[in-house]
Transfer RNA from Paramecium tetraurelia, 71 nucleotides, folded computationally. Model confidence (mean pLDDT): 86 of 100. RNAcentral holds the sequence, with entries from Ensembl Protists and Rfam. RNAcentral records the identical sequence in 4 taxa. Lineage of the source: Eukaryota > Ciliophora > Oligohymenophorea > Peniculida > Paramecium. It matches the Rfam family "tRNA". It is annotated as a transfer RNA. Rfam's curators write: Transfer RNA (tRNA) molecules are approximately 80 nucleotides in length.

RNA sequence: GGGCCAUUAGUAUAGCGGUAGUAUGGAUGUUUCGGGUACAUCAGAUAUGGGUUCGACUCCCGUAUGGCCCC
Numbered sequence: 001g002g003g004c005c006a007u008u009a010g011u012a013u014a015g016c017g018g019u020a021g022u023a024u025g026g027a028u029g030u031u032u033c034g035g036g037u038a039c040a041u042c043a044g045a046u047a048u049g050g051g052u053u054c055g056a057c058u059c060c061c062g063u064a065u066g067g068c069c070c071c
Stems, first nucleotide, its partner, number of pairs: 001070007010024004018054001026042005047063005
């Protein structure tokens, strides 16, 4: 220098064009003499800038970060 892959709650991961889920973690409550467990409720995320589209986490391009291969 060239090519490929990944990037989504604190963490780990689904979602394949039409309201972004799950687990764990966090908060509150119930339960307990107290704690843990259990149960209920709540908050919390699409790396970034553009494009296509009525509509984009999803498709396209650039950038950033990480990883792999070639030279």